A computed fold for a 183-nucleotide RNA from Evansella vedderi, annotated as Lysine riboswitch aptamer. Of the family's consensus pairs, 98% are formed in the model. The prediction has a mean pLDDT of 75. The source organism's lineage runs through Bacteria, Bacilli, Caryophanales, Bacillaceae and Evansella.
RNA sequence: AGUGAAGGUAGAGGUGCGAAAACCAUGAGUCUAUUACCGGAGAAGGUUGAGCUUCGAUGAACGUAAUAAAAAGGGGAAUUCGCCGAAGAAGGUUUCUUUUCUCAACGGAAGCCUUCUGGCUCAGUAUUGAAUAAGUAUUGAGCUGUCAUGCUAAUGAAAAUUGCAUGGAGAACUAUCUCACGG
Numbered sequence: 001a002g003u004g005a006a007g008g009u010a011g012a013g014g015u016g017c018g019a020a021a022a023c024c025a026u027g028a029g030u031c032u033a034u035u036a037c038c039g040g041a042g043a044a045g046g047u048u049g050a051g052c053u054u055c056g057a058u059g060a061a062c063g064u065a066a067u068a069a070a071a072a073g074g075g076g077a078a079u080u081c082g083c084c085g086a087a088g089a090a091g092g093u094u095u096c097u098u099u100u101c102u103c104a105a106c107g108g109a110a111g112c113c114u115u116c117u118g119g120c121u122c123a124g125u126a127u128u129g130a131a132u133a134a135g136u137a138u139u140g141a142g143c144u145g146u147c148a149u150g151c152u153a154a155u156g157a158a159a160a161u162u163g164c165a166u167g168g169a170g171a172a173c174u175a176u177c178u179c180a181c182g183g
Stems, first nucleotide, its partner, number of pairs: 002181004007177005014084001016083005023076002032068006042055003046106006087117011118144011146168006154161002
């Protein structure tokens, strides 16, 4: 020289990733409330099931009309902050949440473990959603960064660099430092 250690530090990919409050549009003249009419026995939970309780012929649900009238999630353009397994998903597990109350399943939020995905764009299908917005999964196509191998133009002693092709994956890649082995 080099090899090993998921070692330390700092970086690169680019319409790069994520979070936050304010503003704007949508959500929506919707949910909901009151009154009147209709109707004539059921109704009340984020969904379903079981139970319990409450309301109801002094008129339930559904429906119609009038008046009043939201919110959440998601989205937009910029700003601020944290970053480059940034982050996202699937499975398992723990805790919390969710109704007038209890139990069970599903749903929602957060933490941990395992597995998968380098990043972005477009299209089809499915799904969440009010939505032709956006997200997720999967299939296909394309662009792009990185490393390895091969070929190639110019420069060059060589290395390296350009272009092309094929392939791999982030526990990666580049630079540098420490320790150990080794020379």
It was read from a public genome assembly, where an Rfam model found it.